[in-house]
C1' cells in the first nucleotide's frame, strides 16, 4: 500500500451548567492516535481587587511531552 475497522467537527434536538463548556441522539468537516490523562505552554470561562494581582474552573479536535493501541514492506 493493504485488512478489519475506529473517532466525530460545524449545525440541529433534548438535558446539565452563572459560564467557557460537557452529556445524550441526529450529524460528518475532518482525524494514523480526534485513544487516555491538566504535567508544561496556550486559549477561554466565573468569582474577587481601585489597580497591581489572587481564586476557582474549562478546552487533549490549540501545542509540547507521558502511557496505551490497530495494521504492516517497516
Nucleotide at each position: 500500500a493493504a485488512c478489519a475497522g475506529g473517532c466525530a467537527a460545524a449545525c440541529c434536538g433534548c438535558c446539565g451548567g452563572u459560564g467557557a463548556c460537557g452529556g445524550c441522539g441526529g450529524g460528518a468537516c475532518g482525524c494514523a492516535a480526534a485513544g487516555c490523562g491538566c504535567c508544561g505552554g496556550g486559549c477561554c470561562u466565573c468569582c474577587u481587587g481601585g489597580a497591581g494581582g489572587g481564586g476557582a474552573g474549562g478546552c487533549g479536535g490549540c501545542c509540547g511531552g507521558g502511557c496505551u493501541g490497530c495494521c504492516g514492506a517497516a
The RNA shown here (c-di-GMP-I riboswitch aptamer) has 74 nucleotides and comes from a soil metagenome. Its mean pLDDT, the model's own confidence on a scale to 100, is 86. The model forms 95% of the base pairs in the Rfam consensus. The sequence is in RNAcentral, with records from MGnify.